Overview:
Predicted 3D model of a 376-nucleotide RNA (Bacterial RNase P class A) from a soil metagenome. The RNAcentral record of the sequence draws on MGnify. It matches the Rfam family "Bacterial RNase P class A". Its family is annotated with tRNA processing, ribonuclease P activity and dimeric ribonuclease P complex in the Gene Ontology. Rfam's curators write: Ribonuclease P (RNase P) is a ubiquitous endoribonuclease, found in archaea, bacteria and eukarya as well as chloroplasts and mitochondria.
RNA sequence: AGUGGGCUGUGUGAUCGCCCCGGGUAACCGGGGAGGAAAGUCCGAACUCCGUACGGGCGGCAUGCCGGGUAACGCCCGGUCGCGGCGACGCGAAGGAAAGUGCCACAGAAAACAAACCGCCUUCCCCGGGUCGACGCCCCGGGACGGCAAGGGUGAAACGGUGCGGUAAGAGCGCACCGCCCCGCCGGCAACGGUGGGGGCACGGUAAACCCCAUGCGGAGCAAGGCCAAAUAGGGAGACGGAGGGCGCCCGUCCCGUCCCGCCAUCCGGCGGGCCGUCUCCGGGUCGGCUGCUCGAGCCCGGGGGAGACCCCGGGACGAGAGGAAUGAUCGCAGCCCGGGAGACCGGGUCACAGAAUUCGGCUUACAGGCCCACU
Numbered sequence: 001a002g003u004g005g006g007c008u009g010u011g012u013g014a015u016c017g018c019c020c021c022g023g024g025u026a027a028c029c030g031g032g033g034a035g036g037a038a039a040g041u042c043c044g045a046a047c048u049c050c051g052u053a054c055g056g057g058c059g060g061c062a063u064g065c066c067g068g069g070u071a072a073c074g075c076c077c078g079g080u081c082g083c084g085g086c087g088a089c090g091c092g093a094a095g096g097a098a099a100g101u102g103c104c105a106c107a108g109a110a111a112a113c114a115a116a117c118c119g120c121c122u123u124c125c126c127c128g129g130g131u132c133g134a135c136g137c138c139c140c141g142g143g144a145c146g147g148c149a150a151g152g153g154u155g156a157a158a159c160g161g162u163g164c165g166g167u168a169a170g171a172g173c174g175c176a177c178c179g180c181c182c183c184g185c186c187g188g189c190a191a192c193g194g195u196g197g198g199g200g201c202a203c204g205g206u207a208a209a210c211c212c213c214a215u216g217c218g219g220a221g222c223a224a225g226g227c228c229a230a231a232u233a234g235g236g237a238g239a240c241g242g243a244g245g246g247c248g249c250c251c252g253u254c255c256c257g258u259c260c261c262g263c264c265a266u267c268c269g270g271c272g273g274g275c276c277g278u279c280u281c282c283g284g285g286u287c288g289g290c291u292g293c294u295c296g297a298g299c300c301c302g303g304g305g306g307a308g309a310c311c312c313c314g315g316g317a318c319g320a321g322a323g324g325a326a327u328g329a330u331c332g333c334a335g336c337c338c339g340g341g342a343g344a345c346c347g348g349g350u351c352a353c354a355g356a357a358u359u360c361g362g363c364u365u366a367c368a369g370g371c372c373c374a375c376u
Stems, first nucleotide, its partner, number of pairs: 001376008010334007018033006035353001039364002042362005047221004060217005065079005080094001081092004095212002100210002102206003117152002119148003125143006160178006179201001180199008225291004235282008244256003259274006299316007335351001336349005
C1' cells in the first nucleotide's frame, strides 16, 4: 500500500415516569424491559386452518459443476473448471447447441449443407509486344474459361492455430507440436486432472431465445386458529294476547262492534292455518375479553470429533411479551466528535444505521467511529 475474516458500536449515577412478572388487603417492595441488523418480507421451516394437493396426465414456477453440512433451503463449508488480479484473493444461472425450431444488427464477397470484393496462379485457349529472316520455344503485358483461399479488407464472431514441406498458386494436401473428437490406462467418492494410442478435423455463436433433460413444489397465514360472550337488529321454539265506541273521569249495566283466510254450523260458537304484539328459552354472528405468547431445531461455559460448514457429551442461566401498541425525560460525571487556545482549559454537538409485534434458520440492504487476527 492492499486482501480476507471476526468483534464492538457510548458508559455510569441520581430523580421522575411507562409496559410486564412475582409478593402484599393496601400503601408499597423486588425482578425484567430492543437489534446486529429488530429493516426488506426475498428464500427455507415450525405451528395453525382449509381439505387431498396420494397415483397418473397436462400445464406453471423454481433450482441446475462435484462432494459434504443441515429439520429444511435457492443457505453454508470444502473442492473442480473458467475469467480477472503481480499476489493475498475476487467473480461465475457453471446441465444440454452431433433432438428440433429460431436469431446473429451494422459492416462485409460471404454469418453456416458456405462463399470470392481486392488479391494470388497460368499447365490449357486467344490477342499485342520483345527476341527472330519466319514458325515454334522463351520473356513481358492484357483478355476469356478456370484454379486457390495464403495475404488484405469487414465484423463481437469468417469453417482449427503455429511452423516446415509441398504446389502454377494454394490448401490437413503431407508432417511435427498445440487444440478438437474417439478408445484405453493411472490418480480422485466425484466434478475433474494426468497420460498413451487412433482419427486430418466432422461439430461457429446464442438456451437471463423457444426448447430438451434432471430434481423439487397444494393454498392461506398469529388479523392463522381456539374459548368466553353484551346492547341493538335478525333466525328458531313455546306460552299468552289481538278493539274499542256510545260517554270528560270512576263503577255497574245496556247497545253496536270485536285481526285475516278456510271448513263445520240457523245463531251462539268450534277446529285448523296465517299475520301482528308481549314474555321466556335456544342457537349463530358483531363490540369486547381470554388464549395462541414466548423454554427455544434457542443461549452461555467446558471437553471431544472434523480440514471446514457442523456434530456429540457434560454443566449452567432464564434474557421484552406490548397490542390505537411500553422500552422515555431531565440533570451530573466520563468518553467521542467539532471549533477556539501555545498550554492549562473554554464553548458546542446529544453522538453511525436504526428500532421488537407468533417463533426459528438464512440471504440481502443500511451503518460515524473504534479494536483484534491472518495473509500479500